Predicted 3D model of a 479-nucleotide part of an RNA (small-subunit ribosomal RNA, 3' major domain) from Flueggea neowawraea. The coordinates come from a structure-prediction model, not an experiment, and the mean pLDDT is 82.

Context: one part of a larger RNA
């Protein structure tokens, strides 16, 4: 000097408490353990693994396994030799691949051959999702958006080293101001950036407005003040004001303001710990394989199923559930060529079928928002709750739907009537609750990830305690 510490003292944080709405118990959905299997490919393992890597496991992905194939190879360079390549046929097979057969040439040319492409040879060598992440680079998580990590010179000290960075006040902050053997500086804070709230200029078509249309479609005409879009600009700085406070930083309160003291959100993640993650994104030392731990295929697996564990979705009801009527969003996606998206209308009870307009998009479409709010019925039951399970018949996608895909109709209706110890989230347009849409993608096991917007609380006495973290001090038998 650090690390600790059921020492002390300040002080933060959805850490506690207060509230709220779960989870732990039902069903299933999914991930994992374990256990089975030829094989169940593998990585991740408190917090920081477990709807994680994987924005899609019928085949293909795929790395697993069982069989059948191939050996300069599926892929790259280089040698040399034939032969243009594609193309048609025909056996054999599951497919790969293996034999065999016909018919035949093209571009370039300085006629010598060249370029791409196929075939054989040999070798130099390709190739490994093989091992090591405790050899390694990049990347990534965590303590943590905690406020902290350092330096140069100067000073103290025999040195380790201290001081600076400590005090006193304040802060979201080592943020600022005072004071001092310190004086200054750096990486962090903050600000710069982007999205969301206001105005004001400026452009008005695909957006909006007046008539006008009465068949009702922003449908014609005429316009751009309003909405609305995207371009630029303003505006918030404790600037003004009262108190307080050390005339300091700052605090408390008002006013004007769309917005008031970091306006909300996100992006930005110091120095540095976990020999923490990844050699199956990639790169990359060593080491092993080399008729195989390369490589082509064709089934099967990755979905098993006594069982424990995460995460999440549907419930258990009347603040509900059916029936019928009928309003109100955001924010994104899609057609180069027949591949997208599909209105209308026709058909089916639906899922779907068939037609195929318009749309390279502020135009058309997907596309119905749904909760809500009117009305009917149901009135406390396992119920007209709840929908898992299973049967039958259908569609859809694709060479292929048994293993193992989704959907629709009818039938069937299990467990559950609020959940032990315990244990997570969340401080405002949030938490709860309601639907939409993308992206992977033929299809789709999505209740899943990642946006969008509907309606919309309740608490916050407070810092004794529980976690965790920051300063200081003080103890150490620890380094």
């Nucleotide at each position: 000097u650090g690390a600790c510490g059921a020492g002390g003292g300040c002080c933060c944080g959805c850490a506690u408490a207060a509230g709220c709405a779960g989870u732990g118990a039902a069903g299933c959905a999914u991930g994992u353990g374990g256990u089975u299997u030829a094989a169940u490919u593998u990585g991740a393992u408190g917090c920081a693994a477990a709807g994680c890597g994987a924005a899609u496991a019928g085949c293909c992905u795929u790395g697993c396994u069982a069989g059948g194939a191939c050996u300069u190879g599926a892929c790259a360079u280089g040698u040399c030799g034939c032969g243009a390549a594609u193309c048609c046929u025909c056996u054999u097979g599951a497919a790969a691949g293996a034999g065999a057969g016909a018919g035949g040439u093209g571009c370039c040319u300085u006629c010598g051959g060249g370029a791409a492409c196929g075939c054989a040879a040999a070798c130099a060598u390709c190739g490994g999702u093989g091992g090591u992440g405790c050899a390694u680079g990049g990347c990534u998580g965590u303590c943590g958006u905690c406020a902290g990590c350092u330096c140069a010179u100067g000073c103290c000290u025999u040195a380790a080293g201290g001081u600076g960075u400590u005090g006193g006040a304040u802060u979201a902050a080592g943020c600022c101001c005072c004071g001092c053997a310190a004086c200054g500086a750096g990486c962090g804070c903050a600000a710069c950036c982007c999205u969301c709230a206001u105005g004001c200029u400026u452009a008005g078509u695909u957006u909006c407005c007046a008539c006008u249309g009465u068949u009702c479609a922003g449908u014609u005409u005429g316009g751009a003040a309003c909405c609305c879009u995207g371009a630029g600009u303003a505006a918030a700085c404790u600037g003004c004001u009262g108190g307080u406070g050390a005339u300091a930083u700052g605090c408390c309160g008002g006013a004007a303001g769309a917005a008031g003291g970091u306006g909300a959100g996100g992006a930005u993640g110091a120095c540095g710990u976990c020999a923490a993650g990844u050699c199956a994104u990639c790169a990359u030392g060593c080491c092993c394989c080399u008729u195989a731990u390369g490589c082509c295929c064709u089934g099967g697996g990755c979905a098993a199923c006594a069982c424990a564990c995460g995460u999440g979705c549907u419930a258990c009801a009347a603040u509900g559930g059916c029936c019928g009527a009928a309003a109100c969003a955001a924010a994104a996606g899609g057609u180069c060529g027949u591949c997208g998206u599909g209105a209308u209308c026709c058909u089916g009870c639906a899922a779907g079928g068939g037609u195929g307009a318009g749309c390279u998009a502020a135009c058309u479409c997907c596309a119905a928002a749904a909760a809500c709010c009117c009305c009917u019925c149901c009135u406390c039951a396992g119920u007209u709750u709840a929908g898992a399970u299973u049967g039958c018949a259908u569609g859809c996608u694709a060479c292929a739907a048994c293993u193992c895909g989704u959907c629709u109709g009818c039938a069937u209706g299990a467990a559950g009537c609020c959940a032990g110890a315990a244990u997570c989230a969340c401080u405002a347009g949030u938490a709860a609750u309601c639907g939409c849409c993308a992206g992977u993608c033929a299809u789709c096991c999505a209740u899943a990830c990642g946006g969008c917007g509907g309606u919309g609380a309740a608490u916050u006495c407070a810092u004794u305690c529980c976690c965790g973290a920051g300063c200081c001090u003080u103890g150490c038998a620890c380094a």
Lineage of the source: Eukaryota > Euphyllophyta > Magnoliopsida > Phyllanthoideae > Flueggea. The RNAcentral record of the full RNA draws on SILVA.